[in-house]
Context: one part of a larger RNA
RNA sequence: CUGGGCGUAAAGGGCGUCUAGGCUGAUUGGAAAGUCAGAUGUGAAAUCCCACGGCUCAACCGUGGAACUGCAUUUGAUACUGCCAAUCUUGAGUACGGAAGAGGAAAGCGGAAUUCCUGGUGUAGCGGUGAAAUGCGUAGAUAUCAGGAAGAACAUCGGUGGCGAAGGCGGCUUUCUGGUCCGAUACUGACGCUAAAGCGCGAAAGUGUGGGGAGCAAACAGGAUUAGAUACCCUGGUAGUCCACACUGUAAACGAUGGAUACUAGGUGUCGGGGGUAUCGACCCCUCCGGUGCCGAAGCUAACGCAUUAAGUAUCCCGCCUGGGGAGUACGGUCGCAAGGCUGAAACUC
Numbered sequence: 001c002u003g004g005g006c007g008u009a010a011a012g013g014g015c016g017u018c019u020a021g022g023c024u025g026a027u028u029g030g031a032a033a034g035u036c037a038g039a040u041g042u043g044a045a046a047u048c049c050c051a052c053g054g055c056u057c058a059a060c061c062g063u064g065g066a067a068c069u070g071c072a073u074u075u076g077a078u079a080c081u082g083c084c085a086a087u088c089u090u091g092a093g094u095a096c097g098g099a100a101g102a103g104g105a106a107a108g109c110g111g112a113a114u115u116c117c118u119g120g121u122g123u124a125g126c127g128g129u130g131a132a133a134u135g136c137g138u139a140g141a142u143a144u145c146a147g148g149a150a151g152a153a154c155a156u157c158g159g160u161g162g163c164g165a166a167g168g169c170g171g172c173u174u175u176c177u178g179g180u181c182c183g184a185u186a187c188u189g190a191c192g193c194u195a196a197a198g199c200g201c202g203a204a205a206g207u208g209u210g211g212g213g214a215g216c217a218a219a220c221a222g223g224a225u226u227a228g229a230u231a232c233c234c235u236g237g238u239a240g241u242c243c244a245c246a247c248u249g250u251a252a253a254c255g256a257u258g259g260a261u262a263c264u265a266g267g268u269g270u271c272g273g274g275g276g277u278a279u280c281g282a283c284c285c286c287u288c289c290g291g292u293g294c295c296g297a298a299g300c301u302a303a304c305g306c307a308u309u310a311a312g313u314a315u316c317c318c319g320c321c322u323g324g325g326g327a328g329u330a331c332g333g334u335c336g337c338a339a340g341g342c343u344g345a346a347a348c349u350c
């Protein structure tokens, strides 16, 4: 390479969008590029293969045949693929009417709690632990009442509930805005799927500048514990956590499971929408579509398990793997302010 694979053994890109490329629904006609068949020419000889023969045999050699799986020209075939023309509506999309939602951005507002400040009451402790101590407190703490300030987060509702491509999103209101689902018609007429490169988004930590700083808290200091204790426990405490703008671009970025389409028993919850039944009405019951869970048939799997939300049966496209260590290292390139990211070996060794 041909292969065989990628939930847990090595292996699904963190996620989206789109270009090239690859693949692509139904019907009719045309031409005949791919495809298939025939013919002709060519495909040197030697070699290989088969038959016969010559050296006493064999190797070796000779003669004949086959073969040279290819190429070109030409004559046909037209199912399939491609091309051209025309048509269609099931895929895809648009319009219309409804619906749910922590989807996103900005502004404003609210209450509980915490800490601090001021004042009142009040007096000797408070705090903390396994036990203590450091610490705070007669300059009046802790506790309690009233007032004020600040920042951050939004209890209950809250739910294998919802939304989003993923990261993620949760007090309330307003404005702007993306996507999704359902219903009935009309329209466009394959406009589709995937997606290298590119572009964008991307938790936390981290970086730059300027703000902010209540609580928490790396680092750090002290007290304990201990043989030691650069820890676990305690008292403090700075970056940071928050906001704006810019960067970084990584995670067990996980369902450790790429996307799309079709098909393949059921049962039972729940969320959104529709229809029917029922009713005064809401429930209940039946049913269709879309999501989200659990249990399970066939099938699959090394097993565990998966099982209409597949890891089943198939097709298309992308990404990735190829023994362990060395190593996600070195070198080079590239990106970054840096930290570092991306790409990514070998010697050697088992």
Stems, first nucleotide, its partner, number of pairs: 003322004007304002012318001014201004021194003025088006033081002035077008049065006091191001092188004096183004103177007110154001114150008125136002162169002206247006215241002220236004258317006266295011299306002323350003332343004

The part of an RNA shown here (small-subunit ribosomal RNA, central domain) has 350 nucleotides and comes from a metagenome. The prediction has a mean pLDDT of 87.